This is a predicted structure of a 1498-nucleotide RNA (small-subunit ribosomal RNA) from a metagenome.
[in-house]
RNA sequence: AGGGUUUGAUCCUGGCUCAGAACGAACGCUGGCGGCGCGUCUCAUACAUGCAAGUCGAACGCGAACGCUCCCUUCGGGGAGCUAGUAGAGUGGCGUAAGGGUGAGUAAUGCGUGGGUAACCUACCCCGGGCACCGGGACAACAUUGCUAACGCGAUGCUAAUACCGGAUGACACUUCGAAAGUGCAUAUUGUCGAAGUCAAAGGGUUUCCGGCCCGGGAGGGGCUCACGUGCUAUCAGCUUGUUGGUGAGGUAACGGCUCACCAAGGCUACGACGGCUAGGGGGCCUGAGAGGGUGGUCCCCCACACUGGGACUGAGACACUGCCCAGAGCCCUACGGGGUGCUGCAGUCGAGAAUCUUCCGCAAUGGGCGCAAGCCUGACGGAGCGACGCCGCGUGGAGGAAGAAGGCCUUCGGGUUGUAAACUCAUUUCAGGGUACAGGAACCUCCGUCUUCGGGCGGACUGACCAUACCCAGAAGAAGGUCCGGCUAAAUACGUGCCAGCAGCCGCGGUAAUACGUAUGGACCGAGCGUUGUUCGGAAUUACUGGGCAUAAAGGGCAGGUAGGCGGCCGUGCAGGUCCGUGGUGAAAUCCCCCGGCUUAACCGGGGAACUGCCGCGGAAACCGCAUGGCUUGAGUGGAGGAGAGGAGAUUGGAACUCUAGGUGGAGCGGUGAUAUGCGUAGAUAUCUAGGGGAACGCCAGUGGCGAAAGCGGAUCUCUGGCCUCUAACUGACGCUGAGCUGCGAAAGCCAGGGGAGCGAACGGGAUUAGAUACCCCGGUAGUCCUGGCUGUAAACGAUGGGCACUGAGUAGAGGGGGACUGAUGCCUUCUCUGCUGGAGCGAAUGCGUUAAGUGCCCCGCCUGGGGAGUACGGUCGCAAGGCUGAAACUCAAAGGAAUUGACGGGGGCUCGCACAAGCGGUGGAGCAUGUGGCUUAAUUCGAGGCUACGCGAAGAACCUUACCUGGGUUUGAAAUCACGGAAGUAGUAUCCCGAAAGGGAGUCCGAACGGUAACCAGUCCGUAACCGUGACAGGUGCUGCAUGGCUGUCGUCGGCUCGUGUCGUGAGAUGUUGGGUUAAGUCCCAUAACGAGCGCAACCCUUAUCAUUAGUUGCCAGCGGGUAAUGCCGGGGACUCUAAUGAGACUGCCGCGUAAGCUGGAGGAAGGUGGGGACGACGUCAAGUCAUCAUGGCCCUUUGACGCCCAGGGCGGCACACGUGCUACAAUGGCGAGUACAAAGGGACGCAAGACCGCGAGGUGGAGCAAAUCCCAAAAAGCUCGCCCCAGUUCGGAUUGAAGGCUGAAAUUCGCCUUCAUGAAGUUGGAAUCGCUAGUAAUCGCAGAUCAGCCAUGCUGCGGUGAAUGUGUUCCCGAGCCUUGUACACACCGCCCGUCAAGCCACGAGAGCUGGCAGCAUCCGAAGUCGCUAUUCCAACCUUCGGGAGGAAGGCGCCGAAGAUGAGGCCGGUGAUUGGGACUAAGUCGGAACAAGGUA
Repeated sequence: AGGGUUUGAUCCUGGCUCAGAACGAACGCUGGCGGCGCGUCUCAUACAUGCAAGUCGAACGCGAACGCUCCCUUCGGGGAGCUAGUAGAGUGGCGUAAGGGUGAGUAAUGCGUGGGUAACCUACCCCGGGCACCGGGACAACAUUGCUAACGCGAUGCUAAUACCGGAUGACACUUCGAAAGUGCAUAUUGUCGAAGUCAAAGGGUUUCCGGCCCGGGAGGGGCUCACGUGCUAUCAGCUUGUUGGUGAGGUAACGGCUCACCAAGGCUACGACGGCUAGGGGGCCUGAGAGGGUGGUCCCCCACACUGGGACUGAGACACUGCCCAGAGCCCUACGGGGUGCUGCAGUCGAGAAUCUUCCGCAAUGGGCGCAAGCCUGACGGAGCGACGCCGCGUGGAGGAAGAAGGCCUUCGGGUUGUAAACUCAUUUCAGGGUACAGGAACCUCCGUCUUCGGGCGGACUGACCAUACCCAGAAGAAGGUCCGGCUAAAUACGUGCCAGCAGCCGCGGUAAUACGUAUGGACCGAGCGUUGUUCGGAAUUACUGGGCAUAAAGGGCAGGUAGGCGGCCGUGCAGGUCCGUGGUGAAAUCCCCCGGCUUAACCGGGGAACUGCCGCGGAAACCGCAUGGCUUGAGUGGAGGAGAGGAGAUUGGAACUCUAGGUGGAGCGGUGAUAUGCGUAGAUAUCUAGGGGAACGCCAGUGGCGAAAGCGGAUCUCUGGCCUCUAACUGACGCUGAGCUGCGAAAGCCAGGGGAGCGAACGGGAUUAGAUACCCCGGUAGUCCUGGCUGUAAACGAUGGGCACUGAGUAGAGGGGGACUGAUGCCUUCUCUGCUGGAGCGAAUGCGUUAAGUGCCCCGCCUGGGGAGUACGGUCGCAAGGCUGAAACUCAAAGGAAUUGACGGGGGCUCGCACAAGCGGUGGAGCAUGUGGCUUAAUUCGAGGCUACGCGAAGAACCUUACCUGGGUUUGAAAUCACGGAAGUAGUAUCCCGAAAGGGAGUCCGAACGGUAACCAGUCCGUAACCGUGACAGGUGCUGCAUGGCUGUCGUCGGCUCGUGUCGUGAGAUGUUGGGUUAAGUCCCAUAACGAGCGCAACCCUUAUCAUUAGUUGCCAGCGGGUAAUGCCGGGGACUCUAAUGAGACUGCCGCGUAAGCUGGAGGAAGGUGGGGACGACGUCAAGUCAUCAUGGCCCUUUGACGCCCAGGGCGGCACACGUGCUACAAUGGCGAGUACAAAGGGACGCAAGACCGCGAGGUGGAGCAAAUCCCAAAAAGCUCGCCCCAGUUCGGAUUGAAGGCUGAAAUUCGCCUUCAUGAAGUUGGAAUCGCUAGUAAUCGCAGAUCAGCCAUGCUGCGGUGAAUGUGUUCCCGAGCCUUGUACACACCGCCCGUCAAGCCACGAGAGCUGGCAGCAUCCGAAGUCGCUAUUCCAACCUUCGGGAGGAAGGCGCCGAAGAUGAGGCCGGUGAUUGGGACUAAGUCGGAACAAGGUA
């Protein structure tokens, strides 16, 4: 610090998402030790049990027992002493208001910061001053006694005090009054003087002490109050009656409507009152560069609360967590009469929940209460326990060790990796374990000793719940996991799986080769942890104060006037609110930061500093802002003189057109459309003429001309009226700009009322179109359009650009004014205002904007924050209604978007090609047959090919074979290959026999194998090897995947394109080059040119053909010469010619004409002329095109026993109701038949071609000359030509089909061959819609040859020659293609994209008769406890008393207030609801085809 994700790619906008840090966490897997922290975030739910607040005998009066001892005894027991002035309860004092817990309530009675208190209080503590005199009467305890289940209550009697009461004394205290003085903003206050009135006390003690009372002061603590700050919501806009103030009174420690009576009518609010929702606040904590954002657990401060609600009492302090009273809910006890209780103290339990601990030890330390003290109490606290919850530290070992072991995994089989890792060797022992020793936290208090200034100091003794450290022992011993490995993001391979199972934070993986799923191996990162989930901040400049935007991405209000507010010209003077400087106070501690220090280190802790950016006071400055005041004229306005204009309102008026009415002429149509029809018309239309009526709109002028704020304004005239511009410089003197609310104006449509109504024309009717046509087109036509009055208040109300002011290069056009020189002008120069265009800088994502800014600045307003849901719902408000304004959420997606780029596409445009159309010729589609395909059938009809680019295609040869298919029979190291091991001589093999369809299996006589060694040699034997047999590795597969592949091929397309380097332009994708003007078959060439060059393509080079030359003449040829024959180059010979086959020549727009050039047109010459004809040759790429069955090949699958291998027999690939493609033969006379006769080219031939001859009607047979072939053969070319017949017919056309007889090939022609002869003689008389080929030696037509091949289903294919046309010179249309341009929402690229209804599933939401719950108020009723007030019915120790009583008090009664409760009318929020509404999302549903191209009606 950024990254991923919208696109084919790009830039931008913009959201989503990731990497970081953090946590009181939880969950998953795992888990050795220690230190320091932390630990119910949920139900402020309910709680069993124990403990958490007592203490003081030095305030006071009482006062046991158990037990022990002694005595007495009627043995039942009794008494005394000790226990002991102890335990215990009680009176009294202090404490219990602290400490501890929790965060429900509370948006201010709170908190924070800083002030005030002249409006206050303060027990205990400290300091100073003073004082404590004389008396009195009770009540508990206790005793006796009554009631009660219990809790408890009562009666009578006795008693003490530091309890209570009376009196005295008393001031510098308090109250009142008076005097003068000072201070303060003020109510007032300060000290002094004088007078009057009022209030005190307590004693105890071992006599050192501890207490008591009054006054003043202090410290610390509090009360009250002020200013500022302190969450969201305006879909809460008005709130308030003790309310605001006053007077008086009451009340309080104290001010105060705090309370009450009376009086006044105020008070708060857009700087957000009132209401709703949420929430304890702060120091701090987390995050962040900061500013901010989030948060308030542990620790500290403050507040609030204590089962819920209300209340007071006591007290220095409470309206009181472990006090009291009342009400309510819950629970417990009960003898049913009545009682008891409150863990949000520490532990602990149930429940809730994803989730949070021990019913522990100790008062040793620190602190607190009481006490003189000892001491007691203390779940505060100190510790321990549980929990990886967090932070920090340590360990699980160290060094050496390559045969790089074994095993695992991968492998191209060579190896690589795990990996110095292990083993092994050497040394070591932290921590844990065992043992031994023993500090510190401890010093107080107290005691002892000693000193003393009498406060205390020093020394010794006493006191530990809990925990360390050192040393010793043993042995590497007891101690490693988690996540991840497609990109972001560090780290990859194999297998399994096969859109399944699964993964996923985002993008996205998985449909048979998954680095993304699962497992393994390896690796990466962390490490006693690692991941996941949740939450917060960051990244996010994605709410922008720092630090964003609004032409087109989200975003300028439709326009104006103007209130509050904000902002504001020049020159002075003063003030000091803002601002700035200095200084003082405060900003608690802890935390953060720095330094130092303590635990072995760290975490943690201690000390010091800094900081706490803030607030307040004091002093100062005066530039700027502000305030006050004086002036100015340039901003703004007024006046004077002119000017232009569809600016507005009203009235009047005009012509053209239209339509209606009347009349004339006229006579069959008119009208309308792509074409029709509806409609009008012989009752006279349309057309035309005349006259009249009516309404609406104003042609030409007319112009990116004018005016207006916008909406908007267009014949002419008159009246009224707003604004603007120019000139002038007389007047005012900042009077200005903007503008939340507010007010007005506001196109069209629409609404209400009344008129008007020619034309046009929603709705509606009809006619067409169409699959449909509720549309587009046509004929009609009502509202409306027009006028008057009123409403509505919207729009793509747009320049998609708010208003104002200032500044910043130019050029040009238009409109309205002014000025100037020239004699003058329509000309020239200049100035102000307005309207446009082009463009510089600059800006901008780009397009573009550019003095009319989208540039540079200032001021004010409005608006935006991903897409959808949605401008919807609810609420409010406006409206007669329609509807407007304001305006969400749930849910859902990872995009939605802007500009530009390259393509592709368009029922967009331009230019140009192609047998693309047109013009022609011949076909196909109809018939029969052949062949291929589909379909059907079948045991099998093997497989592949599928628009063009499958279908006489793979197949250039299916009777067996082929053959892959089916049935059946066999076989298993195999039909063929390599290797290893074992066996291996009468062996393998062979003749023969048996079973069998064969394959195969079995038997088996004679014969009978090879090489080397051993050995003198031979034979035999032995050994090894080979054949062979067996076993094992392996073979084999036309089994799958052409979407894993190579190779080969098809197609676009022989179309002219496709790219690169450097440069330049652009942020970039990209562009340029390659576009433009010409030209060409061509990106062929020329010219122009920010391009210059180059490559693959084009062309050329190659083959063939057309002409010629040279060379060479056999097997070819034969002109001349010779010979010969019935005849023939037959022979000698010849190279002239043809030909053969090798090498050359030739053609290049070279020449003439035109043109700048490229080039074009015509011509000459020439065998050939503008690429001469043909072929081979196919750019970058496209179609996941075709082929795993040519071959090769990755992967998968089958193979030890019923193989998907191999062998064999038979069958099938040929099946046939049908359909299609490609062909052949025809339908005839340009023909058929018969007879005669002429002329090719290119091929093939030894398992071959085969002549002549003979036989056969023929196919063919016999036979075999010749020929490995320019020699011989196939071989007859056919159409053609000549002659003859046929005479238009299902024929002398046509030949299918069928019968018979033959021939040939082949083991074998039944399924299922070809050929011959005779006989038979089908359909068919030129072919519907539609469709194919061909532009010249072409089409058409005629035959010949070859491959494959025993033969052949070949009419196919590939070649060869013979005869040999017609038409077009055009590009409107169909199809395809190229270049340029344009639009695009397409990029899987128009066979694209995409919208809506309906149907189905699912989800959330709105409405809904209602039902139901909660919250806060209002009104009325009832009214507990209790304070206060009144009263004086009853009762009463202290004082007074004349003894009667009084004063005073208590109880009771009454009254106000008053919680809970009840009732009523409403408000707000939530839940639920038959049904209903739209919305989002889902699979390949249905119907259409609205949008994107001119999207086919922009």
The sequence is in RNAcentral, with records from SILVA. It matches the Rfam family "Bacterial small subunit ribosomal RNA".